A computed fold for a 75-nucleotide RNA from a Promethearchaeota archaeon, annotated as transfer RNA.
The source organism's lineage runs through Archaea, Promethearchaeati and Promethearchaeota.
The sequence is in RNAcentral, with records from ENA.
The same sequence occurs in records of 2 taxa.
Rfam family: tRNA. The family's RNA type in Rfam is transfer RNA. Rfam links the family to the GO term triplet codon-amino acid adaptor activity. Rfam's curators write: Transfer RNA (tRNA) molecules are approximately 80 nucleotides in length.
Formats: sequence, C1' cells, structure tokens
RNA sequence: GGAUCCGUUGCCCAGCCAGGAUAAGGCACCGGACUUCUAAUCCGGUGAUCGCAGGUUCGAAUCCUGCCGGAUCCG
Repeated sequence: GGAUCCGUUGCCCAGCCAGGAUAAGGCACCGGACUUCUAAUCCGGUGAUCGCAGGUUCGAAUCCUGCCGGAUCCG
C1' cells in the first nucleotide's frame, strides 16, 4: 500500500442485509419488597440520539461517499 470484518448506555450485546417515527436485552448502579442480617429472588428507576463529517430521502443506527480507530490476511 491492498482486501475483508468490526466500532451502538459504565461493560457486553441485538437491531443494519430489506429505512418508518419511544434503540430491545443481560451485567453493573440507585430505590423498594422479602430476610434477624447478608446473599439469592422479585418490583421499580437512571443511563446511548448509534466512531467523525458529509450526501440521498418526507424520514437514516440502517443506504452512499470520505476520514479516524481496531482485528485478520496479502504484498
């Protein structure tokens, strides 16, 4: 230098191919119930506008372009 894949709450991960209006879930965290206490269990709650910028569109996490970062392979 080239090719492929990945980047989404504090962490993990789905959604992306086939655009549709509150971005699902688990862990963690906060509050409560239960318990003699703790743990476990149950209930409720806070938290991401999707790597960055631009384009297309009535509408973009999703499609297109460029760039940044990471992994693997090739030279």